């Protein structure tokens, strides 16, 4: 240098054109406990790596770019 995968709450992970981003698990409340820990409720947290373009609408499609990965050269 070339191709291609992958970027999403704190952490791991779903969502493949339209609800209010969904799940665990961490956090914090409140319940229960003589406490703590399990259990149950409830509750903050992610404008989807970032800039553009398409579209009535984009986390999704397309362009460019960053970052991390495999393969070629």
């Nucleotide at each position: 240098g070339g191709a291609c995968c992958u970027g999403u709450g704190g952490u791991g992970u779903a969502g493949c054109g339209g609800u209010u981003a969904a799940c665990a698990u961490g956090c914090c409340u409140c319940u229960c406990u003589g406490u703590c820990a399990c259990a149950g409720a409830g509750g903050a947290g992610a404008u989807c790596g970032c800039g553009g373009g398409u579209u009535c609408g984009a986390u999704u499609c397309c362009c460019g770019u960053c970052a991390g990965g495999u393969c070629c050269g």